The RNA shown here (transfer RNA) has 73 nucleotides and comes from Akkermansia sp.
The organism belongs to Akkermansia, within Bacteria.
Parts: sequence; C1' cells; structure tokens
RNA sequence: GGGGGUAUAGCUCAGCUGGGAGAGCACUAGCUUUGCAAGCUAGGGGUCAGGAGUUCGAUCCUCCUUACCUCCA
Repeated sequence: GGGGGUAUAGCUCAGCUGGGAGAGCACUAGCUUUGCAAGCUAGGGGUCAGGAGUUCGAUCCUCCUUACCUCCA
C1' cells in the first nucleotide's frame, strides 16, 4: 500500500426484508432480613464510532474518515 471483518447502555452482546432501540450482568429505589447476601418488583442510563448522501422514513443501503483485528505483500 491492497483485500476482508468489527465499532449499538458501565461490561458482554442481539437487533430478521429499511418503519417500536433491546436482552443478560452491573447500577439506583422499594419489599423481604437483626444485618449482609440471595430473591421479587419498579426505575435510571444510548450522538447505534464520526461526517455526508439516498429515502416519506436509516443501527441497517451508498461514499469518505477514525480506531482495532486479520490476510496478502
């Protein structure tokens, strides 16, 4: 330098053919307990890596950029 892949909540990840952004763990509050843990209930937390484009509508499609992994040199 060229090819491919990954980037979504604090962490690990899902998100189907373009239309509601989600799960588990963690966190907060309440119940329970003498207390802790466990359990149950409720809740908070998102620039979907960044920018632009297509579309009525983009995590999803197109282009550029950034970081990381991998292959070819």
Its Rfam family is "tRNA". Gene Ontology term of the family: triplet codon-amino acid adaptor activity. It was read from a public genome assembly. Model confidence (mean pLDDT): 81 of 100.